[in-house]
RNA sequence: AUCCGAAAAGCCAACCCCUUCGCGAGAAGGGCACGGAAAGUCGCGGGUCUUCCUGUUGCCUCCUGAAGACGGCCGGGCUGCCGAAG
Numbered sequence: 001a002u003c004c005g006a007a008a009a010g011c012c013a014a015c016c017c018c019u020u021c022g023c024g025a026g027a028a029g030g031g032c033a034c035g036g037a038a039a040g041u042c043g044c045g046g047g048u049c050u051u052c053c054u055g056u057u058g059c060c061u062c063c064u065g066a067a068g069a070c071g072g073c074c075g076g077g078c079u080g081c082c083g084a085a086g
Base pairs, nucleotide, nucleotide: 003086004083005082011036012035016031017030018029019028020027021026034072040078041077042076044075045074046073047070048069049068050067051066052065055062
C1' cells in the first nucleotide's frame, strides 16, 4: 500500500410525525433512530415510479416519444475517515 472489517472517536439518518414546496413521483427543514464503511459524489447503463404525448380501446392493460422522481434498488466512474487480527 492492497485485500479486509475488530475496536474507538466522529459522521450520515429509513419508517413515522409536523411545517413548507410540487399536478404528481417526490423534495427541503425539524423531531425520532431502522440501519449504513462510502447511506460521499456523478441519473453514465439498467430498473422502478410520476406527468404528458401517440396508437389501440367501452374502461383497464399495452405501444411510441418527451420531460421528470428515486443514489438507503442493482451495476459503473471519481473521491474518501479509522485501524485490530489475518
Predicted 3D model of an 86-nucleotide RNA (c-di-GMP-I-GGC riboswitch aptamer) from Desulfuromonadaceae bacterium GWC2_58_13.